The RNA shown here (TPP riboswitch aptamer (THI element)) has 114 nucleotides and comes from a candidate division WOR-3 bacterium. The model forms 93% of the base pairs in the Rfam consensus.

RNA sequence: UUAUCGCACCGGGGGAGCUGGGGCAACCUGGCUGAGAAACCCUCAUAAUGCGAGGGUGACCCUUUGAACCUGAACCGGGUAAUACCGGCGUAGGGAAGGUGUGAGAGAUUAUUU
Numbered sequence: 001u002u003a004u005c006g007c008a009c010c011g012g013g014g015g016a017g018c019u020g021g022g023g024c025a026a027c028c029u030g031g032c033u034g035a036g037a038a039a040c041c042c043u044c045a046u047a048a049u050g051c052g053a054g055g056g057u058g059a060c061c062c063u064u065u066g067a068a069c070c071u072g073a074a075c076c077g078g079g080u081a082a083u084a085c086c087g088g089c090g091u092a093g094g095g096a097a098g099g100u101g102u103g104a105g106a107g108a109u110u111a112u113u114u
Base pairs, nucleotide, nucleotide: 001108004104005103006102007101008100009099010098011063012062013061014060017032018031019030020029021028022027023051024050039057040056041055042054043053044052069094070093071092075088076087077086078085
């Protein structure tokens, strides 16, 4: 000095499902899977065949060596109270420019000493 393996920071990307009970003006509280199933704030909509949508911050995950996440998909098989719950699909089609610092480091090379 290097293949390689990490860590931190900066930048960037992403999702938030299923379900029981209560409540009734936008809410409280359990169960399942999961790293995460919305902790805080703002805006808009809606009168029960309802309790939703969007944005900002946070937590978490991922960042091209990319199954984080999206599409196919109201897909296929299994299972469940139910759900992308598990497996397949999947060498599919997409997907975030990455940057800086730092630790370890076989082998190789060079220098010095004996």